[in-house]
Overview: The part of an RNA shown here (large-subunit ribosomal RNA, domain VI) has 261 nucleotides and comes from a Candidatus Aenigmatarchaeota archaeon. Its mean pLDDT, the model's own confidence on a scale to 100, is 81. Its Rfam family is "Archaeal large subunit ribosomal RNA". Its family is annotated with structural constituent of ribosome and ribosome in the Gene Ontology.
Context: one part of a larger RNA
RNA sequence: UGUCUGUACCUUUGGGUGUCGCCUGAGGGGAAGAGGGGCGAGUACGAAAGGAACACCUCUCUGAGGCCACUGGUCGAUCGGUUGUCCGUGAGGGCACUGCCGAGUAGCUACGCCUCACAUCGGUAAGGGCUGAAAGCAUCUAAGCCCGAAACGAUCCUCAAAACUAGGCGACGCUAGGCUCUCCUAUACGAGGAGUUUGAUAGGCCGGGGGUGUAAGAUGGAAGGCAACGACCAUCUCAGCUCACCGGUACUAAUAGCCGU
Repeated sequence: UGUCUGUACCUUUGGGUGUCGCCUGAGGGGAAGAGGGGCGAGUACGAAAGGAACACCUCUCUGAGGCCACUGGUCGAUCGGUUGUCCGUGAGGGCACUGCCGAGUAGCUACGCCUCACAUCGGUAAGGGCUGAAAGCAUCUAAGCCCGAAACGAUCCUCAAAACUAGGCGACGCUAGGCUCUCCUAUACGAGGAGUUUGAUAGGCCGGGGGUGUAAGAUGGAAGGCAACGACCAUCUCAGCUCACCGGUACUAAUAGCCGU
């Protein structure tokens, strides 16, 4: 610099809707499907041979939505072991695919867990009827009326006041609100949410809980070795190190300020 996207919502691109909270619900969307076992029942049925179904209980598969207590996966947080090399007296580190290996919380996940009826009502279809003329009879039809589907609508879940009849209630009443700032249950950017000293928002610190697996140093031992030294073992030590989790605590930073109405 260009392009795309976002920057409350709608729009005829002219403009319109005051802000916040709680609602209503016109209207829109939807998701459930299939199979097995027990029982029914050796019943109904059938001369026999044979041989169901509804209901009830229960399980599974496919699909949909959600979750992480359990089981498992991952976990370039973290802890430990170890090889080569470099710095270093040592301790401790750098690099080598995260050097390689063994574990592994939070988080994210499936292989894990939870949920995903029926009934009923309404108007109907084909169809079945009532009354009943045109056409003194008859006729479900012409007027009128009653029934009648796994289909349609409601019942269930969900979005929804931009539903232009633009809604209702409450607060404010010309401020609402936004930016900056501390952040995350949110996140591509916007947006959303929490907080800003009348404060636990993030960091620090403290505690709880979790991970790893017993730190450095010291003392004692140790195959050997003239000695120096010595892998390694034991004790101090359920140590040391560490955390994305939970709780507490103003020590640090949310100061100051700006836009807008």